[in-house]
Context: one part of a larger RNA
């Protein structure tokens, strides 16, 4: 120099992608507690205060005594304000990922009438169930609020008469090889004709899809309006520079002395959009981001310090 520790004047995040590390915070009593809000919580919120030990007293309390210091060592929450995501405890990548990923309660569909559907198994035979639709299996979305638009043209499903097509066997028939011959054969043609498929109807919490020009208002801008084409229908409610925005450090407003990050608004949504949910939520998160306090050797910018360990030997 290394590794584990301790203490550092002033200063107090300036460090760095980023408070990563590290310090402050702690026990208990007593007071006190904002906002939100599913009224349960949030909440130990946040803030303050006390805390030995002797004598007297039943006790309240009242005097005194030491120490820098009385939860005297050790062991014990950092907080507050916003913002995504996921509701929420839970699972997981045994050994680089713990998450926003599973999962879940709830909601939705669809299949199953019981020798049930469905699974295994060649089969016996089992499971599902010693259950019965308030049950059992797939399927998707994920608590709660509030909502869940338009399209059945295409893929899927489902349903049914008729109708076209339709294989092989039946039936008729016809021609051709061989036979005396009954027959065997071989090749046509007709007719009936199952699914299916083609036709028709439903069906979107099935797989899916939700257009384009062009012109108009007394400044100008922009168009409530109009026209044309196309489509199965042209994307509605909400939201939107978003975990989605190219252009993009968009524009404006907060925060800062200064903010490509944040937070609020706008809309020109390159390419949100409604159970591959949408919008919002209190509580919850060793999830992400941003802002303040408190705190500090993270840093200006180093100092000092104790241990470990270096050499021999086992």
């Nucleotide at each position: 120099a290394u590794c584990u520790c301790u203490c550092u004047a002033a200063g107090g995040a300036a460090c760095u992608c980023g408070g990563c590390a590290a310090a402050c915070u702690g026990a208990c009593c007593c007071c006190g507690u904002a906002u939100g809000u599913u009224a349960g919580c949030u909440a130990u919120a946040a803030g303050g205060g006390g805390u030995g030990c002797c004598u007297c007293g039943c006790a309240a309390g009242a005097g005194g005594c030491c120490a820098c210091a009385g939860a005297u060592a050790a062991g014990a929450g950092u907080g507050u304000c916003a913002a995504c995501c996921g509701a929420c405890u839970g699972u997981u990548u045994a050994g680089c990922a713990a998450a926003a990923a599973c999962a879940c309660a709830g909601c939705u569909c669809u299949c199953u009438g019981c020798u049930a559907a469905g699974u295994c198994g060649c089969a016996a035979g089992a499971c599902g169930a010693c259950g019965u639709a308030u049950a059992g299996g797939g399927a998707g979305u994920g608590a709660c609020u509030c909502g869940u638009g338009a399209c059945c043209a295409a893929u899927g499903c489902g349903g049914a008469a008729a109708g076209g097509u339709g294989a092989a066997a039946g039936c008729g028939u016809g021609a051709g090889g061989u036979g005396c011959a009954a027959g065997c054969u071989u090749c046509g043609c007709g007719u009936c004709u199952a699914a299916g498929c083609c036709c028709c109807c439903g069906u979107g919490a099935a797989u899916g899809u939700c257009g384009g020009c062009c012109g108009u208002a007394a400044c100008u801008a922009u168009a409530a309006c109009g026209g044309u084409c196309c489509u199965a229908a042209g994307g509605u409610a909400g939201c939107g520079a978003a975990a989605u925005u190219c252009c993009u450090u968009g524009u404006c407003g907060g925060g800062u002395a200064a903010g490509u990050u944040c937070c609020g608004a706008c809309c020109c949504g390159c390419a949100c959009g409604a159970a591959u949910c949408g919008u919002g939520u209190a509580a919850c998160g060793a999830g992400u981001u941003g802002a303040c306090g408190a705190c500090u050797g993270u840093c200006u910018c180093g100092g000092a310090g104790a241990g470990a360990g270096g050499c021999u030997c086992g």

Large-subunit ribosomal RNA, domain IV from an Opitutaceae bacterium, 314 nucleotides, folded computationally.
The full RNA is in RNAcentral, with records from ENA.
Taxonomically the source falls in Opitutaceae (Bacteria, Pseudomonadati, Verrucomicrobiota, Opitutales).
Its mean pLDDT, the model's own confidence on a scale to 100, is 87.